[in-house]
Large-subunit ribosomal RNA, domain IV from a Phycisphaerae bacterium, 360 nucleotides, folded computationally. Its mean pLDDT, the model's own confidence on a scale to 100, is 85. The full RNA is in RNAcentral, with records from ENA. Its Rfam family is "Bacterial large subunit ribosomal RNA". Gene Ontology terms of the family: ribosome and structural constituent of ribosome.

Context: one part of a larger RNA
RNA sequence: CCGUCCUUAAGGAACUAGGCAAAUUUACCCCGUACCUUCGGAAUAAGGGGUCCCUCUCCCGAAACAAUUCUUUAUGAUUUGUUCGGGAAGGGCGCAGAGAAUCGGGUCUGCCGACUGUUUAUCAAAAACACAGGUCUCUGCUUAAGUCGUAUAGACGACGUAUAGAGACUGACGCCUGCCCGGUGCGGGAAUGUUAAGGAAGGCGGUUAUUUACCUUCGGGUAGAGAAGCUGCCGACCGAAGCACCCGUAAACGGCGGCCGUAACUAUGACGGUCCUAAGGUAGCGAAGUUCCUUGUCGGGUAAGUUCCGACCUGCAUGAAUGGCGUAACGAGUGGACCACUGUCUCAAGGACGGACUCG
Numbered sequence: 001c002c003g004u005c006c007u008u009a010a011g012g013a014a015c016u017a018g019g020c021a022a023a024u025u026u027a028c029c030c031c032g033u034a035c036c037u038u039c040g041g042a043a044u045a046a047g048g049g050g051u052c053c054c055u056c057u058c059c060c061g062a063a064a065c066a067a068u069u070c071u072u073u074a075u076g077a078u079u080u081g082u083u084c085g086g087g088a089a090g091g092g093c094g095c096a097g098a099g100a101a102u103c104g105g106g107u108c109u110g111c112c113g114a115c116u117g118u119u120u121a122u123c124a125a126a127a128a129c130a131c132a133g134g135u136c137u138c139u140g141c142u143u144a145a146g147u148c149g150u151a152u153a154g155a156c157g158a159c160g161u162a163u164a165g166a167g168a169c170u171g172a173c174g175c176c177u178g179c180c181c182g183g184u185g186c187g188g189g190a191a192u193g194u195u196a197a198g199g200a201a202g203g204c205g206g207u208u209a210u211u212u213a214c215c216u217u218c219g220g221g222u223a224g225a226g227a228a229g230c231u232g233c234c235g236a237c238c239g240a241a242g243c244a245c246c247c248g249u250a251a252a253c254g255g256c257g258g259c260c261g262u263a264a265c266u267a268u269g270a271c272g273g274u275c276c277u278a279a280g281g282u283a284g285c286g287a288a289g290u291u292c293c294u295u296g297u298c299g300g301g302u303a304a305g306u307u308c309c310g311a312c313c314u315g316c317a318u319g320a321a322u323g324g325c326g327u328a329a330c331g332a333g334u335g336g337a338c339c340a341c342u343g344u345c346u347c348a349a350g351g352a353c354g355g356a357c358u359c360g
Base pairs, nucleotide, nucleotide: 001355002354003353004352005351006350007349008348010346011345014344019341027051028050029049030048031047036041038172052092053091054090055089057088058087059086060085061084062083064082065081066080067079069077070076071074093097105339106338107337108336109335110334111333112331113330117129118128133170134169135168136167137166138165139164146156147155148154173326174325175324176323178256179255180254183253184252185249186248187247188246189245192244193243194242198238199237202234203233204232205231206230207229210225211224212223213222214221215220257275258274259273260272261271284318285315296312297311298310299309300308
């Protein structure tokens, strides 16, 4: 010097990002216990007191035994003694009586998540996930919908049947959940437009039996026209879903304005004008875990408060199941304050043990 542990004058969080760590508290009995509340809780709330030993003392209780007395002779009652348990009073000793050890510190107030639960095996336990509850959509069953599978196999769903099963979102409970269907999606519709393969009236071309003309060495050759068949191509017209089109649907994906003026001080603007939109943000909440400017402003708490609590509303860029706002209980969650307590600190000291180090 390092590690683990113990003690400490006075002060008592001045330490620090933060009371991190440590200390306090702790068992049992008695008294006592607020706000709030979903009436269950909150609650071991908080806050107090007691705890050892002795006694020919007193009181209460229990059961058994022994004896006693009474009567209605019963699994009865009464009294006394013994044993056990509890209490009162008086007395005693020590610094200290749950004498060691195990064994909650507490209170107030926000935020988030209702709760118990789950999770990153090995840096994250949480406000993340799940959850009961809520809503929407799909599914009517010989093969549901959905899922696994190369599959008309087989299997799960389910030996279930819409009070069932599947998918999605939200997340107890309470009060609620506004407006927009223009875009995207989904559902429905069928008139019209567009539209594939396929079909097809018809048309064009190729081939040439035949035929015409010319030439001829009379064997034939060249050029033109050209039926049927075969064949290449074009093709009016017919032709489904889809798309266009119409309607619906937001607890589907999503969205929810700007400028100008105006009241008898000023300020503000209930009110008016105008432009745009599918519709212009309702109730709530709001410098928020969301507020840039910002340590906003005011109030509270402190001697002093970029945090905290209560307000205001100028919401850079809140807002209603991407749920909004509350909420008792709960939380190894997170912010702030206080009491108690302490070597966290002022400021360090001593001690125990184990290392390091020095010498051997």